[in-house]
RNA sequence: GCGUGCGAGUAGGGAUCGCUGGCGAGCGCCGCAAGGAGUCCGCCAGAGGAAAGUCCGAGCUCCGCAGGGCAGAGUGCCGGGUAACGCCCGGGCGCCGUGAGGCGACGGAAAGUGCAACAGAGAGAAGACCGCCGAUGGCGGCACGCGCUCGCGCGGGUCGCACAGGCAAGGGUGAAAGGGUGCGGUAAGAGCGCACCGGGCCGCUGGUAACAGAGGCCGCACGGCAAACCCCACUCGGAGCAAGGCCAAAUAGGGGACGAGGCGCGGCCCGCGCCACCUGAGUCCCGGGUAGGCUGCUCGAGGCCGGCAGCAAUGCCGUGUCCCAGAGAAAUGAUCCCUCCCCGCUGAAGCCGUUGCCGUGAGGCAUUGCAGAUGCGGCGGACAGAACUCGGCUUAUUCCGUGCGCUGCC
Repeated sequence: GCGUGCGAGUAGGGAUCGCUGGCGAGCGCCGCAAGGAGUCCGCCAGAGGAAAGUCCGAGCUCCGCAGGGCAGAGUGCCGGGUAACGCCCGGGCGCCGUGAGGCGACGGAAAGUGCAACAGAGAGAAGACCGCCGAUGGCGGCACGCGCUCGCGCGGGUCGCACAGGCAAGGGUGAAAGGGUGCGGUAAGAGCGCACCGGGCCGCUGGUAACAGAGGCCGCACGGCAAACCCCACUCGGAGCAAGGCCAAAUAGGGGACGAGGCGCGGCCCGCGCCACCUGAGUCCCGGGUAGGCUGCUCGAGGCCGGCAGCAAUGCCGUGUCCCAGAGAAAUGAUCCCUCCCCGCUGAAGCCGUUGCCGUGAGGCAUUGCAGAUGCGGCGGACAGAACUCGGCUUAUUCCGUGCGCUGCC
RNA backbone atom coordinates (compact mmCIF):
# COMPACT_ATOMS: atom_id res chain seq x y z
C1' G A 1 0.00 0.00 0.00
C1' C A 2 -3.38 -4.01 -0.39
C1' G A 3 -6.44 -8.77 0.38
C1' U A 4 -9.71 -11.38 3.57
C1' G A 5 -12.42 -12.55 7.94
C1' C A 6 -14.32 -11.39 13.02
C1' G A 7 -16.24 -7.91 16.72
C1' A A 8 -18.78 -3.46 18.51
C1' G A 9 -22.20 0.33 17.21
C1' U A 10 -28.54 6.36 19.45
C1' A A 11 -19.87 7.56 22.18
C1' G A 12 -19.83 6.95 27.84
C1' G A 13 -21.80 8.46 32.81
C1' G A 14 -25.45 11.10 35.87
C1' A A 15 -30.03 13.94 37.18
C1' U A 16 -35.16 15.43 36.20
C1' C A 17 -39.69 14.95 33.44
C1' G A 18 -42.40 11.76 30.29
C1' C A 19 -44.12 7.15 26.90
C1' U A 20 -45.37 1.48 26.14
C1' G A 21 -45.98 -3.37 28.36
C1' G A 22 -46.16 -6.78 32.72
C1' C A 23 -47.04 -7.76 38.03
C1' G A 24 -49.15 -6.08 42.84
C1' A A 25 -52.54 -2.59 45.75
C1' G A 26 -56.51 1.35 45.59
C1' C A 27 -60.49 4.43 43.28
C1' G A 28 -64.57 5.28 40.73
C1' C A 29 -66.38 4.67 35.12
C1' C A 30 -68.23 2.21 30.34
C1' G A 31 -70.62 -2.37 28.39
C1' C A 32 -76.50 -6.95 27.46
C1' A A 33 -72.35 -9.89 27.94
C1' A A 34 -67.47 -11.16 26.90
C1' G A 35 -64.58 -7.69 28.66
C1' G A 36 -62.44 -2.78 28.39
C1' A A 37 -60.22 1.85 29.10
C1' G A 38 -59.01 5.82 32.80
C1' U A 39 -56.54 7.66 37.28
C1' C A 40 -52.93 7.08 41.22
C1' C A 41 -48.73 4.42 43.95
C1' G A 42 -44.65 0.79 43.96
C1' C A 43 -41.43 -2.73 41.39
C1' C A 44 -39.56 -4.94 36.71
C1' A A 45 -38.69 -4.78 31.40
C1' G A 46 -38.49 -1.87 26.75
C1' A A 47 -35.63 -1.97 18.80
C1' G A 48 -31.67 -3.69 14.85
C1' G A 49 -27.24 -5.37 12.59
C1' A A 50 -29.61 -4.42 9.24
C1' A A 51 -35.89 -4.21 12.66
C1' A A 52 -35.37 -2.14 5.64
C1' G A 53 -36.34 -4.37 0.41
C1' U A 54 -40.37 -8.28 0.66
C1' C A 55 -36.19 -11.27 -3.31
C1' C A 56 -35.82 -16.79 -1.92
C1' G A 57 -36.80 -20.97 1.81
C1' A A 58 -39.62 -22.77 6.09
C1' G A 59 -42.78 -23.11 10.66
C1' C A 60 -47.96 -22.14 11.81
C1' U A 61 -53.20 -21.66 9.87
C1' C A 62 -57.30 -22.32 6.52
C1' C A 63 -58.97 -24.11 1.68
C1' G A 64 -58.11 -27.90 -2.12
C1' C A 65 -56.29 -32.90 -3.20
C1' A A 66 -57.52 -41.22 -5.63
C1' G A 67 -53.70 -41.79 -9.25
C1' G A 68 -51.39 -40.13 -13.72
C1' G A 69 -50.53 -36.58 -17.58
C1' C A 70 -50.53 -31.63 -20.19
C1' A A 71 -49.65 -26.49 -19.55
C1' G A 72 -46.84 -23.06 -16.42
C1' A A 73 -42.84 -21.49 -13.01
C1' G A 74 -38.09 -22.36 -11.01
C1' U A 75 -33.30 -24.68 -10.48
C1' G A 76 -28.88 -26.54 -13.41
C1' C A 77 -20.15 -28.54 -12.55
C1' C A 78 -19.26 -32.29 -8.20
C1' G A 79 -19.57 -33.67 -2.99
C1' G A 80 -21.32 -32.26 1.77
C1' G A 81 -24.46 -29.24 5.46
C1' U A 82 -29.53 -27.95 6.71
C1' A A 83 -36.36 -28.33 8.79
C1' A A 84 -35.73 -26.21 3.90
C1' C A 85 -33.57 -23.03 0.16
C1' G A 86 -32.15 -20.08 -5.54
C1' C A 87 -28.52 -20.19 1.09
C1' C A 88 -23.79 -21.95 3.32
C1' C A 89 -19.08 -24.97 3.33
C1' G A 90 -15.35 -27.82 0.75
C1' G A 91 -13.60 -29.24 -4.08
C1' G A 92 -13.16 -29.12 -9.77
C1' C A 93 -12.87 -26.18 -14.26
C1' G A 94 -12.58 -21.28 -16.84
C1' C A 95 -11.28 -16.00 -16.64
C1' C A 96 -8.78 -11.74 -13.98
C1' G A 97 -4.67 -10.32 -10.57
C1' U A 98 2.94 -10.11 -9.45
C1' G A 99 0.39 -12.04 -5.14
C1' A A 100 -2.89 -12.71 -0.85
C1' G A 101 -7.22 -13.35 -3.46
C1' G A 102 -11.62 -12.16 -6.61
C1' C A 103 -15.51 -13.32 -10.29
C1' G A 104 -18.52 -17.15 -13.02
C1' A A 105 -27.17 -19.18 -14.83
C1' C A 106 -20.67 -23.50 -15.13
C1' G A 107 -26.27 -29.41 -18.27
C1' G A 108 -26.93 -30.19 -23.90
C1' A A 109 -24.88 -26.66 -30.18
C1' A A 110 -22.89 -34.66 -34.12
C1' A A 111 -32.28 -34.06 -32.11
C1' G A 112 -34.55 -30.04 -34.63
C1' U A 113 -35.84 -24.73 -35.68
C1' G A 114 -33.56 -20.13 -35.63
C1' C A 115 -30.08 -15.64 -34.98
C1' A A 116 -25.44 -12.98 -36.34
C1' A A 117 -27.33 -5.55 -37.55
C1' C A 118 -23.40 -2.62 -40.09
C1' A A 119 -19.04 -3.65 -42.68
C1' G A 120 -17.09 -7.33 -45.84
C1' A A 121 -15.56 -11.08 -51.77
C1' G A 122 -17.32 -14.54 -48.17
C1' A A 123 -21.11 -15.54 -41.72
C1' G A 124 -20.95 -21.98 -41.97
C1' A A 125 -19.54 -28.31 -45.89
C1' A A 126 -18.28 -20.33 -47.20
C1' G A 127 -15.34 -17.15 -50.12
C1' A A 128 -11.47 -14.28 -53.72
C1' C A 129 -11.57 -7.38 -53.11
C1' C A 130 -6.19 -6.17 -52.75
C1' G A 131 -2.42 -9.63 -53.19
C1' C A 132 0.87 -14.17 -54.61
C1' C A 133 1.79 -17.50 -58.68
C1' G A 134 1.15 -18.38 -63.66
C1' A A 135 4.69 -24.87 -63.21
C1' U A 136 0.75 -26.43 -67.33
C1' G A 137 -2.15 -24.41 -71.52
C1' G A 138 -2.62 -19.66 -74.53
C1' C A 139 -0.53 -15.13 -76.90
C1' G A 140 3.97 -12.35 -78.23
C1' G A 141 9.49 -11.45 -78.74
C1' C A 142 14.63 -13.46 -79.32
C1' A A 143 18.33 -16.70 -80.89
C1' C A 144 19.20 -22.21 -82.14
C1' G A 145 18.26 -27.04 -84.57
C1' C A 146 15.60 -29.88 -88.35
C1' G A 147 12.52 -30.06 -92.75
C1' C A 148 11.27 -27.49 -97.18
C1' U A 149 7.63 -26.22 -102.73
C1' C A 150 12.41 -20.71 -99.80
C1' G A 151 6.56 -18.08 -98.37
C1' C A 152 7.04 -20.83 -94.03
C1' G A 153 6.28 -25.18 -90.83
C1' C A 154 7.84 -28.23 -86.69
C1' G A 155 10.76 -28.94 -82.21
C1' G A 156 12.80 -27.95 -77.67
C1' G A 157 15.24 -23.45 -75.05
C1' U A 158 14.79 -18.58 -73.09
C1' C A 159 12.41 -13.77 -72.01
C1' G A 160 7.83 -11.29 -71.44
C1' C A 161 2.17 -10.63 -70.91
C1' A A 162 -1.33 -11.82 -66.93
C1' C A 163 -5.65 -14.51 -71.24
C1' A A 164 -7.28 -19.38 -69.31
C1' G A 165 -6.41 -20.86 -64.70
C1' G A 166 -4.13 -22.05 -59.67
C1' C A 167 -3.70 -20.35 -54.24
C1' A A 168 -5.54 -19.04 -49.48
C1' A A 169 0.44 -17.55 -47.02
C1' G A 170 0.06 -11.94 -46.35
C1' G A 171 -3.26 -7.39 -46.35
C1' G A 172 -8.30 -5.67 -45.68
C1' U A 173 -13.79 -6.24 -43.22
C1' G A 174 -15.87 -7.81 -38.74
C1' A A 175 -17.53 -9.33 -32.04
C1' A A 176 -16.43 -13.75 -34.86
C1' A A 177 -13.24 -15.75 -41.32
C1' G A 178 -13.49 -23.24 -41.08
C1' G A 179 -6.98 -24.97 -35.54
C1' G A 180 -1.79 -22.46 -33.79
C1' U A 181 3.88 -22.18 -34.11
C1' G A 182 8.09 -23.90 -36.78
C1' C A 183 10.58 -26.80 -40.49
C1' G A 184 10.08 -29.19 -45.03
C1' G A 185 7.59 -28.78 -49.56
C1' U A 186 5.74 -25.90 -53.94
C1' A A 187 5.19 -22.11 -59.72
C1' A A 188 2.83 -19.95 -55.60
C1' G A 189 0.53 -22.20 -51.70
C1' A A 190 -2.11 -25.42 -48.54
C1' G A 191 -2.37 -30.83 -42.56
C1' C A 192 0.15 -31.44 -48.58
C1' G A 193 4.13 -34.02 -45.17
C1' C A 194 6.60 -33.91 -40.28
C1' A A 195 7.55 -32.17 -34.90
C1' C A 196 5.35 -29.73 -30.75
C1' C A 197 0.80 -27.45 -28.79
C1' G A 198 -4.63 -27.67 -29.26
C1' G A 199 -8.91 -30.99 -30.66
C1' G A 200 -11.71 -35.82 -31.31
C1' C A 201 -12.06 -41.21 -30.22
C1' C A 202 -10.43 -45.56 -27.28
C1' G A 203 -9.32 -48.05 -23.17
C1' C A 204 -5.74 -47.42 -18.59
C1' U A 205 -4.30 -45.02 -13.80
C1' G A 206 -5.74 -41.66 -9.57
C1' G A 207 -10.19 -39.58 -7.31
C1' U A 208 -16.89 -40.96 -3.93
C1' A A 209 -17.51 -37.46 -7.96
C1' A A 210 -16.80 -33.04 -10.91
C1' C A 211 -12.18 -33.84 -13.09
C1' A A 212 -6.94 -34.73 -13.70
C1' G A 213 -2.60 -37.52 -15.65
C1' A A 214 0.13 -40.39 -18.98
C1' G A 215 -0.45 -43.67 -23.50
C1' G A 216 -2.32 -45.26 -28.36
C1' C A 217 -5.08 -44.06 -32.77
C1' C A 218 -7.26 -40.12 -36.10
C1' G A 219 -4.64 -34.63 -40.15
C1' C A 220 -8.89 -32.42 -37.94
C1' A A 221 -14.39 -34.00 -39.05
C1' C A 222 -17.76 -31.46 -34.69
C1' G A 223 -17.03 -22.58 -35.25
C1' G A 224 -20.35 -18.98 -31.81
C1' C A 225 -25.20 -17.92 -29.32
C1' A A 226 -29.76 -22.08 -25.18
C1' A A 227 -30.49 -14.84 -19.22
C1' A A 228 -33.33 -17.53 -28.49
C1' C A 229 -37.14 -21.32 -29.10
C1' C A 230 -36.04 -26.07 -27.74
C1' C A 231 -34.11 -30.94 -25.49
C1' C A 232 -32.63 -33.44 -20.84
C1' A A 233 -32.68 -34.01 -15.37
C1' C A 234 -34.75 -32.46 -10.74
C1' U A 235 -38.28 -29.44 -7.70
C1' C A 236 -43.08 -27.01 -7.24
C1' G A 237 -51.32 -27.17 -5.11
C1' G A 238 -53.36 -22.08 -3.45
C1' A A 239 -53.82 -18.14 0.05
C1' G A 240 -51.74 -15.67 4.02
C1' C A 241 -51.86 -13.41 11.33
C1' A A 242 -56.55 -8.48 7.64
C1' A A 243 -54.32 -16.65 8.26
C1' G A 244 -57.50 -18.88 11.69
C1' G A 245 -60.28 -20.03 16.57
C1' C A 246 -63.75 -18.40 20.63
C1' C A 247 -67.57 -14.94 22.88
C1' A A 248 -71.27 -11.96 20.86
C1' A A 249 -75.38 -6.54 20.85
C1' A A 250 -78.60 -3.29 17.54
C1' U A 251 -80.99 -3.32 12.58
C1' A A 252 -82.57 -6.33 8.43
C1' G A 253 -83.53 -11.17 6.76
C1' G A 254 -84.32 -17.01 7.96
C1' G A 255 -86.73 -21.11 11.06
C1' G A 256 -90.21 -22.49 15.05
C1' A A 257 -94.16 -21.77 18.81
C1' C A 258 -98.21 -18.85 20.54
C1' G A 259 -101.44 -15.72 18.17
C1' A A 260 -106.48 -11.62 17.24
C1' G A 261 -105.64 -7.75 18.05
C1' G A 262 -101.52 -3.92 18.25
C1' C A 263 -99.88 1.32 18.01
C1' G A 264 -100.75 6.84 18.21
C1' C A 265 -103.79 11.24 19.82
C1' G A 266 -99.61 13.42 27.48
C1' G A 267 -103.71 9.50 32.56
C1' C A 268 -109.02 7.17 31.72
C1' C A 269 -113.60 6.68 28.58
C1' C A 270 -115.84 7.69 23.88
C1' G A 271 -114.25 8.84 19.21
C1' C A 272 -110.79 9.27 15.13
C1' G A 273 -106.42 7.68 12.39
C1' C A 274 -102.72 3.95 10.99
C1' C A 275 -101.13 -1.38 10.73
C1' A A 276 -103.05 -6.35 10.81
C1' C A 277 -106.87 -10.57 10.94
C1' C A 278 -104.47 -17.76 8.67
C1' U A 279 -100.74 -15.34 1.95
C1' G A 280 -100.42 -13.64 10.01
C1' A A 281 -99.93 -7.50 13.07
C1' G A 282 -97.57 -8.54 17.56
C1' U A 283 -94.88 -11.42 21.53
C1' C A 284 -91.31 -15.17 22.78
C1' C A 285 -87.56 -18.74 21.46
C1' C A 286 -83.60 -20.74 18.11
C1' G A 287 -79.53 -20.67 14.72
C1' G A 288 -76.24 -18.03 11.11
C1' G A 289 -73.88 -13.41 11.02
C1' U A 290 -72.12 -7.71 11.47
C1' A A 291 -70.23 -3.92 15.03
C1' G A 292 -67.46 -4.83 19.40
C1' G A 293 -64.31 -7.96 22.61
C1' C A 294 -60.86 -12.05 23.58
C1' U A 295 -57.35 -15.26 21.40
C1' G A 296 -53.56 -16.61 17.85
C1' C A 297 -48.80 -13.53 20.50
C1' U A 298 -44.14 -14.75 21.55
C1' C A 299 -40.18 -20.24 25.35
C1' G A 300 -38.16 -20.44 20.27
C1' A A 301 -35.19 -25.04 14.19
C1' G A 302 -34.04 -19.54 21.14
C1' G A 303 -29.45 -16.85 23.41
C1' C A 304 -24.80 -17.58 26.25
C1' C A 305 -20.85 -20.83 28.20
C1' G A 306 -18.10 -25.33 27.97
C1' G A 307 -16.79 -30.15 25.85
C1' C A 308 -16.60 -33.60 21.68
C1' A A 309 -16.76 -34.88 16.09
C1' G A 310 -15.59 -32.50 11.37
C1' C A 311 -10.64 -29.02 6.82
C1' A A 312 -15.27 -26.31 7.07
C1' A A 313 -20.50 -25.25 6.76
C1' U A 314 -22.57 -27.77 10.73
C1' G A 315 -23.96 -31.49 14.22
C1' C A 316 -24.13 -33.93 19.06
C1' C A 317 -23.71 -33.61 24.42
C1' G A 318 -24.47 -30.90 29.39
C1' U A 319 -28.49 -32.05 37.01
C1' G A 320 -24.63 -26.07 32.78
C1' U A 321 -26.77 -21.07 32.59
C1' C A 322 -30.42 -16.99 30.94
C1' C A 323 -35.69 -15.31 29.87
C1' C A 324 -34.62 -11.17 26.18
C1' A A 325 -40.60 -5.58 23.38
C1' G A 326 -45.31 -7.90 22.27
C1' A A 327 -48.24 -2.85 20.49
C1' G A 328 -52.78 -2.94 17.54
C1' A A 329 -51.51 2.74 13.64
C1' A A 330 -47.97 1.87 16.80
C1' A A 331 -44.19 3.37 23.12
C1' U A 332 -38.62 2.97 23.36
C1' G A 333 -38.27 10.14 23.99
C1' A A 334 -37.00 15.30 25.74
C1' U A 335 -34.07 18.79 28.69
C1' C A 336 -29.71 19.88 31.60
C1' C A 337 -24.61 18.74 33.55
C1' C A 338 -19.69 16.21 33.14
C1' U A 339 -16.38 13.36 30.05
C1' C A 340 -14.77 11.20 25.04
C1' C A 341 -14.16 11.61 19.60
C1' C A 342 -14.48 14.90 15.17
C1' C A 343 -14.47 19.89 12.67
C1' G A 344 -13.31 25.41 12.63
C1' C A 345 -10.68 29.38 15.00
C1' U A 346 -6.75 30.29 18.68
C1' G A 347 -1.90 29.46 18.82
C1' A A 348 2.16 28.09 24.47
C1' A A 349 6.58 25.06 25.00
C1' G A 350 9.65 22.61 21.44
C1' C A 351 12.42 21.42 16.72
C1' C A 352 19.12 24.56 19.69
C1' G A 353 15.25 23.82 11.60
C1' U A 354 15.29 28.17 7.16
C1' U A 355 16.81 32.99 5.76
C1' G A 356 18.65 37.91 6.99
C1' C A 357 21.35 41.27 10.24
C1' C A 358 24.90 42.00 14.39
C1' G A 359 29.26 39.86 16.93
C1' U A 360 36.57 37.78 16.42
C1' G A 361 33.70 34.04 19.00
C1' A A 362 30.33 31.10 22.32
C1' G A 363 25.94 33.36 20.70
C1' G A 364 22.04 37.39 20.25
C1' C A 365 17.83 39.73 17.54
C1' A A 366 14.32 39.30 13.73
C1' U A 367 11.94 36.24 9.95
C1' U A 368 9.61 32.05 8.09
C1' G A 369 8.42 26.66 8.20
C1' C A 370 7.07 22.24 11.01
C1' A A 371 4.58 21.20 15.29
C1' G A 372 0.54 21.42 18.19
C1' A A 373 -0.40 22.55 24.66
C1' U A 374 -4.49 25.51 26.12
C1' G A 375 -8.96 28.14 25.41
C1' C A 376 -13.54 29.37 22.59
C1' G A 377 -17.43 27.89 19.24
C1' G A 378 -20.39 23.83 16.67
C1' C A 379 -28.75 23.24 15.07
C1' G A 380 -21.09 17.94 14.72
C1' G A 381 -21.27 12.24 16.44
C1' A A 382 -23.95 7.29 10.92
C1' C A 383 -27.75 4.10 8.43
C1' A A 384 -32.13 3.57 10.27
C1' G A 385 -37.60 2.15 13.57
C1' A A 386 -40.14 -4.15 15.85
C1' A A 387 -46.19 -5.18 14.09
C1' C A 388 -47.09 -13.82 13.71
C1' U A 389 -42.19 -16.14 14.04
C1' C A 390 -37.65 -18.20 12.20
C1' G A 391 -33.23 -19.40 8.27
C1' G A 392 -30.88 -16.77 4.24
C1' C A 393 -29.81 -13.16 0.34
C1' U A 394 -29.52 -8.10 -1.15
C1' U A 395 -29.23 -3.01 -0.17
C1' A A 396 -27.98 1.40 3.43
C1' U A 397 -24.21 3.00 7.12
C1' U A 398 -20.28 5.66 11.40
C1' C A 399 -16.05 6.22 14.61
C1' C A 400 -13.37 2.35 15.10
C1' G A 401 -11.12 -2.22 17.39
C1' U A 402 -8.88 -6.86 16.11
C1' G A 403 -6.95 -11.86 13.73
C1' C A 404 -4.57 -13.94 9.50
C1' G A 405 -2.31 -13.29 4.77
C1' C A 406 0.10 -10.70 0.26
C1' U A 407 3.26 -7.10 -2.12
C1' G A 408 6.88 -2.99 -2.29
C1' C A 409 10.69 -0.04 0.09
C1' C A 410 14.28 1.01 4.14
Molecule: Bacterial RNase P class A
Organism: Longimicrobiales bacterium